[in-house]
Molecule: SAM riboswitch aptamer (S box leader)
Organism: Bacteroidales bacterium
RNA sequence: GAUUUAUAAAGAAGAGUGAAGAGAUCAGGCUCCGCGAAGCUCUGGCAACCUGCCUCAACAGCAAGGUGCCAAUACCUGAUUUUGGGAAAAUCCCGAAUGAUUAUAAAUG
Numbered sequence: 001g002a003u004u005u006a007u008a009a010a011g012a013a014g015a016g017u018g019a020a021g022a023g024a025u026c027a028g029g030c031u032c033c034g035c036g037a038a039g040c041u042c043u044g045g046c047a048a049c050c051u052g053c054c055u056c057a058a059c060a061g062c063a064a065g066g067u068g069c070c071a072a073u074a075c076c077u078g079a080u081u082u083u084g085g086g087a088a089a090a091u092c093c094c095g096a097a098u099g100a101u102u103a104u105a106a107a108u109g
Stems, first nucleotide, its partner, number of pairs: 002108007013043005021032003026078004044070003048067003051063003074101001079098004084094003
């Protein structure tokens, strides 16, 4: 790197270094950023999955060992459906459901 399953509207900071970008990719928006972005390091924290405790078992709860995470719904939208709503009505707008993509975890080989 690949496949499968599950989850993704909650939660969670400060310092050092660094010096201009960042928010997954592409596009359109929007937002953050020299009152210091990304990256790296230390400390702190959160609790998604695994693990452990608890339980007959499970849910819930607790712990924080393994990964992960700590601006904004995965920042929003971009694909399909809609015998939901708006509109005189096609278009269009709003909403909903599903899908795709992405991220994380576990398992497989």